Large-subunit ribosomal RNA, domain I from Mongoliitalea daihaiensis, 534 nucleotides, folded computationally. Taxonomically the source falls in Mongoliitalea (Bacteria, Pseudomonadati, Bacteroidota, Cytophagia).
Context: one part of a larger RNA
RNA sequence: GGCGCACGGGGGAUGCCUAGGCUCUUGGAGGCGAAGAAGGACGUGCCAAGCUGCGAUGAAAGCUGCAGGGGACCUGCAAGGGGGUUUGAUCCGCAGAUGUCCGAAUGGGGCAACCCAUCUCAAUUUAUUGGGAUAUAUCGAAAGAUAAGCGAACCUGCCGAACUGAAACAUCUAAGUAGGCAGAGGAGGAGAAAACAACAGUGAUUCCGUGAGUAGUGGCGAGCGAAAGCGGAUUAGCCCAAACCGGAGUUGUUACGGCAACUUCGGGGUAAUAGGACCUACAUGAGGGAUAUGAAUGAGACCGGAACGCACUGGGAAGUGUGGCCAUAGGAGGUGAGAGCCCUGUACGGGAAUCAUGAUUAUUUUGGUGGGUAUCCUGAGUAGGCCGGGACAGGAGAAAUCCCGGUUGAAUUAUCCGGCACCAUCCGGAAAGGCUAAAUACUCCCAAGAGACCGAUAGUGAACAAGUACCGUGAGGGAAAGGUGAAAAGUACCGUGAAUAACGGGGUGAAAUAGAACCUGAAACCGUGCGCUU
Numbered sequence: 001g002g003c004g005c006a007c008g009g010g011g012g013a014u015g016c017c018u019a020g021g022c023u024c025u026u027g028g029a030g031g032c033g034a035a036g037a038a039g040g041a042c043g044u045g046c047c048a049a050g051c052u053g054c055g056a057u058g059a060a061a062g063c064u065g066c067a068g069g070g071g072a073c074c075u076g077c078a079a080g081g082g083g084g085u086u087u088g089a090u091c092c093g094c095a096g097a098u099g100u101c102c103g104a105a106u107g108g109g110g111c112a113a114c115c116c117a118u119c120u121c122a123a124u125u126u127a128u129u130g131g132g133a134u135a136u137a138u139c140g141a142a143a144g145a146u147a148a149g150c151g152a153a154c155c156u157g158c159c160g161a162a163c164u165g166a167a168a169c170a171u172c173u174a175a176g177u178a179g180g181c182a183g184a185g186g187a188g189g190a191g192a193a194a195a196c197a198a199c200a201g202u203g204a205u206u207c208c209g210u211g212a213g214u215a216g217u218g219g220c221g222a223g224c225g226a227a228a229g230c231g232g233a234u235u236a237g238c239c240c241a242a243a244c245c246g247g248a249g250u251u252g253u254u255a256c257g258g259c260a261a262c263u264u265c266g267g268g269g270u271a272a273u274a275g276g277a278c279c280u281a282c283a284u285g286a287g288g289g290a291u292a293u294g295a296a297u298g299a300g301a302c303c304g305g306a307a308c309g310c311a312c313u314g315g316g317a318a319g320u321g322u323g324g325c326c327a328u329a330g331g332a333g334g335u336g337a338g339a340g341c342c343c344u345g346u347a348c349g350g351g352a353a354u355c356a357u358g359a360u361u362a363u364u365u366u367g368g369u370g371g372g373u374a375u376c377c378u379g380a381g382u383a384g385g386c387c388g389g390g391a392c393a394g395g396a397g398a399a400a401u402c403c404c405g406g407u408u409g410a411a412u413u414a415u416c417c418g419g420c421a422c423c424a425u426c427c428g429g430a431a432a433g434g435c436u437a438a439a440u441a442c443u444c445c446c447a448a449g450a451g452a453c454c455g456a457u458a459g460u461g462a463a464c465a466a467g468u469a470c471c472g473u474g475a476g477g478g479a480a481a482g483g484u485g486a487a488a489a490g491u492a493c494c495g496u497g498a499a500u501a502a503c504g505g506g507g508u509g510a511a512a513u514a515g516a517a518c519c520u521g522a523a524a525c526c527g528u529g530c531g532c533u534u
Base pairs, nucleotide, nucleotide: 001533002532003531004530005529006528007527008526009525015519016483017482020454021453022451023450024449025448026447027446028445029443030442031150032149039102040101041100042055043054044053046080050077051076063096064095065094066093068092069091073084074083075082107116108115109114117134118133119132120131121130122129123128124127136147137146138145139144154185155183156182157181158180159179165172169219195202196201206233207232208231209230210229216224217223237435238434239433240379244267245266246265247264248263249262250261251260252259253258272413274378275377276376277375278372279371280370281369282368287366288365289364290363291362292361296357297356298355299354302350303349304348308323309322310321311320312319324341325340326330332344333343334342384408385407386406387405388404389403390402391401394420415430416429417428418427419426470477471476490518493505494504495503496502
């Protein structure tokens, strides 16, 4: 030096565990904000660096109220010391008070958490302190009201890429995606046929399945890609403009009685088998909305809530043996190993304040039918045409339909539009005004629950003082780090030692090779002893 055996050091794999995650389900909630939000800065404790809580009112780990709950401990994480509490604390619920400074930030300014004012009202110490007001925009005569800013996704509108694919690339694709902006709500959008269909019919919209990768479209390449119908979910329909009638005002005119035009308000009226005005005959309230009321139900701090002993092993019984019991409760968690009957609970029953839904009742408001048809009304720079774009599954095509810019420009129920160029017949409908629940989308958040999801290099970046430490001028980037034990019982005391290091006794404990660098403790690597061997 090598090999082997044994025992250590080192290291932190593996196993076991879970305080944290991930993905869903059901229900709730779907907003907060000038009454100052979200988010911060600075303070605040007996000692106080961090996290958490709170805020200068002697009220800043807090204050007040409720004949609220509860019943023995409490003083956050977190020891110590000192206190509080059965005259009911801590804690929980509901309501309230306080709430520095910054921040939309709003008296003016500003390099956020700072600086400097004006007016006014108080108090006094007479030059200080304290309270209030003072931004902008819109509406309004004013008083005053409203807005702003933040928020995870979902929604609507406006603007809008490129990589990529086409095996290159330009039309095309990616994609109206990503991204930007604006706006709204718990949903949003759409919506009561100028719709589909096809000689038969349907009857607003939305969503799902199918139709169907079909019909189509397409350098007919790559690709893109419907609709009707059928089956379901859910269902709900309405209001104006106008004709006509009436009131008021202004203007014009007048024979001074009025008349006409315009403006404005009220009634009326809303349709396609056209309807309405108008004329005429009848009817008088089914139903709906709003406000108030608040039956009942649900939530709600919390309350009640069944049933087990003995022996054995063991440090420990819930294990084993044996004999019982309850069950509208054998979900779950804990307890010194594996507990229906030990604890918390669970099924079930109850529940104040308050909240949610909202029955009923009252008030108020809205809300009809038939016949006639001479006249009147029924959305105009609109529909349509042409030029140029865009949306439609449809790339200009034979290209209907819809939208926009430019330029033109109708008809008025004997009317007009559509049915994929166009024309005729036929059929369906009534544009150029508006509103509309549900079925649908989403989850920052709350409650309960689930998982052939993870188990500390996994699962969130984050199980720990994590968006922390740290890095970067900045935008931004971004970690590592869990486990003593059932219980601290966390080693009194003695010794070696320079020692508050380390170790030996001794003690605790079932175990200390569980001793805090603490469960298990693999490998690399480093040693010690013994054996064999060069």
Its Rfam family is "Bacterial large subunit ribosomal RNA".